[in-house]
Context: one part of a larger RNA
Parts: sequence; structure tokens; C1' cells
RNA sequence: CUGGGCGUAAAGGGCGCGUAGGCGGCCGAUUAAGUUAGAUGUGAAAAACCGGGGCUCAACUCCGGGAUUGCAUUUAAGACUGGUCGGCUUGAGGGUGAGAGAGGAAAGUGGAAUUCCUAGUGUAGCGGUGAAAUGCGUAGAUAUUAGGAGGAACACCAGUGGCGAAGGCGACUUUCUGGCUCAUACCUGACGCUGAGGCGCGAAAGCGUGGGGAGCAAACAGGAUUAGAUACCCUGGUAGUCCACGCCGUAAACGAUGAGUACUAGGUGUAGGAGGUAUCGACCCCUUCUGUGCCGCAGCUAACGCAUUAAGUACUCCGCCUGGGGAGUACGGUCGCAAGACUGAAACUC
Repeated sequence: CUGGGCGUAAAGGGCGCGUAGGCGGCCGAUUAAGUUAGAUGUGAAAAACCGGGGCUCAACUCCGGGAUUGCAUUUAAGACUGGUCGGCUUGAGGGUGAGAGAGGAAAGUGGAAUUCCUAGUGUAGCGGUGAAAUGCGUAGAUAUUAGGAGGAACACCAGUGGCGAAGGCGACUUUCUGGCUCAUACCUGACGCUGAGGCGCGAAAGCGUGGGGAGCAAACAGGAUUAGAUACCCUGGUAGUCCACGCCGUAAACGAUGAGUACUAGGUGUAGGAGGUAUCGACCCCUUCUGUGCCGCAGCUAACGCAUUAAGUACUCCGCCUGGGGAGUACGGUCGCAAGACUGAAACUC
């Protein structure tokens, strides 16, 4: 000496469930696999190292010693790890009593607005822009009133508010359904953590079949702008956006920060509970648990910053990185209807 790292420099898997494996609370007994100590055998010789000797010296060579860090057998120890047995309750789970929520699925309902249709009033414009034009309108538009159709989205409430593992979730009602929090300390008695493979979920776009189609709008057409304008602006407009079922499996899937546990000054806001104080009661005030923000000490950091929601101090398990380009490419394989996805090089070059 026996790597260093992953918020922004290369690097956290998009997210979960979970198999193998790895790791694992407190007390006692036992065992002796790991572990530690002793003994014996072996670990060829030469070489190498140390101490001597011989060729005049040296190279060379001879003798002795240690070393050969290992393996096997055996004896012993019993702290720690493992095995077995017994017990415990603080980890975990359950019970009971409360609570909040855009968590998920299905069915039904509602109002505002846009568009279209019918009818009335009414007349020459409307629309659009920086300015215009294309476009619409005397076959009566725009405006306005009444009625109707249809689709999509749910103003205000709305809040660094809530819920969800993530993606994500926002009108109202009903049904079905998952998770979470608090209080209690009644039950089980370590049943736990992580998780290679595997399985499932997974925005938008896209694909297949069948519906639907109001508004918006890739492509496309026209009008402008311009030197040009395959754009930005305008008038139109099809896929798509919506629904059902089946695929796809990717995103700046971001907190660019994996999961779990424990510990380490505070201050302040906010959401959901519980307890106390106070009171006729509600507030106020104090304590505490869970979530979500801001500020900030120690510490950390290249700095920015992070700072009990850590990027601090530690441990366990998984994933990943190892100069730039070539390249997330080629080839092969697996998956997919396809688009493509996943896995993933090298030559060469700086």
C1' cells in the first nucleotide's frame, strides 16, 4: 500500500412487488463450522535473505540458520459470527377507537363557454393584423333574442394545500376498492431490511380494430412578411387530441439526489391528528406524532450550495461510472404489427 466516486464535472435503475443471495434486535443455554492459541507432520533441492568458511579478491562455491506467510491432523479456548434449543418486547405485523385526502375503477347527473342548426329582430359590413390580404357577407353575414344538437374540458373554491410507489390525480352524486396518519399498548413474538434474475405499473407521441369528432391542431392549401421564407403572423384544415379493447415501454420519467435504519443546535410558516392549559363554550397558549416549505449552527462541499425531508456522522443491500469523438452507432441476440426498444463493441482519431 492492499481504489476512488455517482445534486450541477462520467455515474442513481422511470417506479413498485418480490425469488435466490447478502445483511440483521435483547437475554440465557448448548455446539464448535468460521475465529484464536499450542503441538505434530508436510511445505524437495537449488535460487533468494542473514551469519560464517574456501579459491590472493570478486564472480563462483561450501556450511549453518531463518524464512517458505500454506495445507493436513490433533489438543484447547468459547468473546464475536454461524448452527441448535429456550425465553423477551423495543424492530415488524395484527386488534380496537378515531381522522384527512384531485389515491384507483365503474355508472349516472350538472352549469358556463365554443361551434353548428332552426326561427325572430335588423342592415352592410364582419373578421384579421405591425399594416394588410386570403376568408365570410345583400342567396342577408357580424350583432342580438328564443329554441335545439353535439363533443370536449370542469372557472371561482385553489393554497411552495392534499393524495399516490412512480407515471400522475381537480365539477357533483352513488357503488366497489387500495394506501396513509393519530391514539391505545390488548395479541403474535424478530415474523425484519435490501433485492441479481423475474413479474407488474408506467406521461406524451405513435400503432391495430371499432366508435366519436365541438374546440384545438402536426401534415397540407392559400394570404402576408422577406433578397429568399419549404418559418415566425393571418385565413382555412386532415390525422391526432376523446371512448372501448389490444400493443408500444420511452422522456430534462428531475429533487438531474436509490432503498432502509440510527444519531447530530435551533427559528419560523403550513396540512392532518392526539394530549394539556384555559373557558359556559369557541379561540389563545404549551407539549407531542406524521407530512410539506422557508431560514440557519456544527459538519460537509471544487464552488454553488446541502444542512433532522442532509449533499452531516455511520452501517446494510442494490444499480451505475472509469478521458473526448467514433456511438447509444455496427454486429449478434431478445422483444415489437410497425415505428423502434433493450443489451451493446471495435478499428481509427485527438